A computed fold for a 103-nucleotide RNA from Cytobacillus purgationiresistens, annotated as SAM riboswitch aptamer (S box leader). Taxonomically the source falls in Cytobacillus (Bacteria, Bacillati, Caryophanales, Bacillaceae). It was read from a public genome assembly, where an Rfam model found it. It matches the Rfam family "SAM riboswitch aptamer (S box leader)". Rfam's curators write: The SAM riboswitch is found upstream of a number of genes which code for proteins involved in methionine or cysteine biosynthesis in Gram-positive bacteria.
RNA sequence: UUCUUAUCCAGAGAGGUGGAGGGGCUGGCCCAUUGAAACCUCGGCAACAGACCAAAUGGUACUGUGCCAAUUCCAGCAAACUUUCGAGUUUGAAAGAUGAGAA
Numbered sequence: 001u002u003c004u005u006a007u008c009c010a011g012a013g014a015g016g017u018g019g020a021g022g023g024g025c026u027g028g029c030c031c032a033u034u035g036a037a038a039c040c041u042c043g044g045c046a047a048c049a050g051a052c053c054a055a056a057u058g059g060u061a062c063u064g065u066g067c068c069a070a071u072u073c074c075a076g077c078a079a080a081c082u083u084u085c086g087a088g089u090u091u092g093a094a095a096g097a098u099g100a101g102a103a
Base pairs, nucleotide, nucleotide: 001103002102003101004100005099006098007097008096013042014041015040016039017038021031022030023029025076026075027074028073043068044067045066048064049063050062051060052059053058072095077092078091079090080089081088082087
């Protein structure tokens, strides 16, 4: 990097360096000099894989990740239903993110 698979409406800060951006892409709409991204320190959330406990649904949080604004922030394609015909709701897909396995 590619493929397969599971999950994605919950949860989680405070310093330092830094200086203008960030929220995947597009359109919105948000966040941001009352300091963005990134890096560092300490902290936290969670429980995907391994480990340990347990007869067991489960638990621990030791290890490997991951994560700590907003539903994956909303929509983006399709179907169904509703409709005051402006739209609205639900479901699925596509795309994205993370874990695990494989090449």